[in-house]
RNA sequence: UGAUCAUGCAGAGAGGCGCGAGGGACCUGGCCCCAUGACCGCCCGGCAACCUGCCACAAAGGCAAGGUGCUAAUGCCAGACCCGUAAGGGACCCAUGGAGA
Numbered sequence: 001u002g003a004u005c006a007u008g009c010a011g012a013g014a015g016g017c018g019c020g021a022g023g024g025a026c027c028u029g030g031c032c033c034c035a036u037g038a039c040c041g042c043c044c045g046g047c048a049a050c051c052u053g054c055c056a057c058a059a060a061g062g063c064a065a066g067g068u069g070c071u072a073a074u075g076c077c078a079g080a081c082c083c084g085u086a087a088g089g090g091a092c093c094c095a096u097g098g099a100g101a
Stems, first nucleotide, its partner, number of pairs: 001101001004098005013044001015043004022033003027079004045071004050067002052064004075093001081090003
């Protein structure tokens, strides 16, 4: 870097410091957050349990929290592609994790 597999309506400080204007993945329409400082970076706290370790071992499961990720709103809502009268479903895309190439 590309592909594959799994997960994405649950959960967890709108904390401290810095920066200084946009941000909520792309496009469109909404809606929302934001100088009472958003987004982003660092620190601390917390949540989760994909990998890892331990227990159990046929397994299920349990414990820990090292590697990680996350810590507004369903991936904020809807549309854009396909099926369907519709409700809705699927696909695609995106994000995260693991294993290998």